[in-house]
Molecule: transfer RNA
Organism: Treponema sp.
RNA sequence: GCCAUUUUAGCUCAGUUGGUAGAGCGCCUGAUUCGUAAUCAUGAGGUCAACAGUUCGAUCCUGUUAAAUGGCU
Numbered sequence: 001g002c003c004a005u006u007u008u009a010g011c012u013c014a015g016u017u018g019g020u021a022g023a024g025c026g027c028c029u030g031a032u033u034c035g036u037a038a039u040c041a042u043g044a045g046g047u048c049a050a051c052a053g054u055u056c057g058a059u060c061c062u063g064u065u066a067a068a069u070g071g072c073u
Stems, first nucleotide, its partner, number of pairs: 001072007010025004019056001027043001029041003049065005
């Protein structure tokens, strides 16, 4: 220098031929306990990397940029 893949909750990851996003762990609160842990219940937490385009509508499609990983030279 070229090519490919990935980017979604604090962490690890799903998700959909385009119709307003979820799980596990973690966190808050409550129950249980003499108390803690464990367990159970409840709740909060997301501009779906950024910008632009297409569309009635974009996490999803297209382009560019950024970051990470892998390959080739």